[in-house]
RNA sequence: GAGGUCGAUCGGGCAGCCGCGGGCGGUUUUACCGUCCGAGGAAAGUCCGCGCUCUAUAGAGCACAGUGCCGGGUAACACCCGGGCGGGGCAACCCGUGGAUAGGGCCACAGAGAAAAACCGCCUUGCAAUGCAAGGUGAGGGUGAAAAGGUGGUGUAAGAGACCACCGGCGUGGGCAGCAAUGUCCACGGCCAGGCAACCCCCACUGGGAGCAAAGCCAAGCAGGAACAAAGCCCGUUUGCGGGUGAGGGGCUGCUCGUCCCUUAUAAGUUCCGGGUAGGCUGCUUGAGCAUCACGGUGACGUGAUGACCAGAUAGAUGGUUGCCAAGGGGAGCUGCGCUUUGCAUCCAAAGCGGCAGCAAUCCGAACAGAACGCGGCUUACAGAUCGACCUUCACG
RNA sequence: GGCGACGUGGCCAAGAUGGUAAGGCAAGGGUCUGCAAAAUCCUGAUCACGGGUUCGAGUCCCGUCGUCGCCU
Numbered sequence: 001g002a003g004g005u006c007g008a009u010c011g012g013g014c015a016g017c018c019g020c021g022g023g024c025g026g027u028u029u030u031a032c033c034g035u036c037c038g039a040g041g042a043a044a045g046u047c048c049g050c051g052c053u054c055u056a057u058a059g060a061g062c063a064c065a066g067u068g069c070c071g072g073g074u075a076a077c078a079c080c081c082g083g084g085c086g087g088g089g090c091a092a093c094c095c096g097u098g099g100a101u102a103g104g105g106c107c108a109c110a111g112a113g114a115a116a117a118a119c120c121g122c123c124u125u126g127c128a129a130u131g132c133a134a135g136g137u138g139a140g141g142g143u144g145a146a147a148a149g150g151u152g153g154u155g156u157a158a159g160a161g162a163c164c165a166c167c168g169g170c171g172u173g174g175g176c177a178g179c180a181a182u183g184u185c186c187a188c189g190g191c192c193a194g195g196c197a198a199c200c201c202c203c204a205c206u207g208g209g210a211g212c213a214a215a216g217c218c219a220a221g222c223a224g225g226a227a228c229a230a231a232g233c234c235c236g237u238u239u240g241c242g243g244g245u246g247a248g249g250g251g252c253u254g255c256u257c258g259u260c261c262c263u264u265a266u267a268a269g270u271u272c273c274g275g276g277u278a279g280g281c282u283g284c285u286u287g288a289g290c291a292u293c294a295c296g297g298u299g300a301c302g303u304g305a306u307g308a309c310c311a312g313a314u315a316g317a318u319g320g321u322u323g324c325c326a327a328g329g330g331g332a333g334c335u336g337c338g339c340u341u342u343g344c345a346u347c348c349a350a351a352g353c354g355g356c357a358g359c360a361a362u363c364c365g366a367a368c369a370g371a372a373c374g375c376g377g378c379u380u381a382c383a384g385a386u387c388g389a390c391c392u393u394c395a396c397g
Numbered sequence: 398g399g400c401g402a403c404g405u406g407g408c409c410a411a412g413a414u415g416g417u418a419a420g421g422c423a424a425g426g427g428u429c430u431g432c433a434a435a436a437u438c439c440u441g442a443u444c445a446c447g448g449g450u451u452c453g454a455g456u457c458c459c460g461u462c463g464u465c466g467c468c469u
Base pairs, nucleotide, nucleotide: 001393002392003391004390005389006388007387008386009385010384012325013324014323015322016321017320018319020038021037022036023035024034025033026032027031040368044379045378047377048376049375050374051373052211053210054209055208059257060256061255062254064207065206066205067204068203069083070082071081072080073079084097085096086095087094088093098202099201103200104199105196106195107194119141120140121137122136123135124134125133126132127131149167150166151165152164153163154162168192169191170189171188172187173186174185175184176183177182215282216281217280218279224273225272226271227270228269232245233244234243235242236241246264247263248262249261250260251259290307291306292305293304294303295302296301328364329363330362333359334358335357336356337355338353339352340351341350342349343348398468399467400466401465402464403463404462407422408421409420416452424440425439426438427437428436445461446460447459448458449457
């Protein structure tokens, strides 16, 4: 210099004018003045996980749903970090991830056969013999996405892990290393019969439901109506009632249990129909948050100290415009070099070029998008710009 | 703002546990007719888009886009 891999950051600046929302202070107190603050890396999709609120401080079992190599981080996660195994790449690095001998199911078409299978072929036997029948054979052919370890030998009628040697895989037992996934070594077993679990399932772990239009309070306003069950008994008693048991209803969202509340003779409650309101406050932003430093850890992260206060609208503020800059981009034209052609021809001259480098009038200066209870992640969108680490290769020292 | 459902020719739509995507209306072409209508035959599908699992995806999984519904 060329090519590549991974990670991080920014995503305009200044000034003038006009304008919007909030906090605090003031005043001639409801409108003005002063001062301070006012979108993002994704505020987005709402895909995960939490906080918070109501429902039982959220209980048990089944069902259902989710996650899935191992260890760690965390409030938690499907996220992150480290490691293992497999695959790709020369490499930096990237991608994938429980179990298929627990069981069920599926594998279209083709093919004889899709899981324990004789269509062709091969071999044996029989017969009335270019054939037919019975049997053996998974070596060969053919089909298919996928066909029952590989090579060589022994063996046989022909063959075959049927047997043997080596290689590959699997399983069992043991040793060693590791917290573990796993790796490695030894011994044994012919065990070698596929794939799909983003099909059911098995194993391990997790999960009650709803969502700030949750929920609570204030003000204003209105008109009520209909439907819905049962079973009492005992004790005490101040004769009002209280307690126990049983029954009925509901909380409790699929079922069972358990538990709580109400009722037990009145419509308390539940459901449906109808009527009214369309206002305000709380929740609401000081936070598993941010910045800097130190320490611990390979790392994710944790601990401690210091500092600052950093949007809170409610039909929804955070904007518009002008000027000057700026990263950067385009670029008429000019200059130099190189190359080509012509002039017979080196020099030289002229003309030309999808060539290289420099200067440059002038123009542009653009992305995705936008809080609505908050937070941690993931995913998706994004003009342009910058930085760092590493790998391969070439040249030079 | 929150929650949920759906997307298959131009329109309405079927498609159980993955294996050549039914049907009706409309459109175009042929037959029939002197011409037309009716009848009859034929024609046409990026299964919203992208990626993955699988031998194989409309169907299963993930993401994106669009449409519709519910709440106070």
Notes
Predicted 3D model of RNase P RNA and transfer RNA as a complex of 469 nucleotides. It holds a member of the Rfam family "Bacterial RNase P class A". By type it is a ribozyme.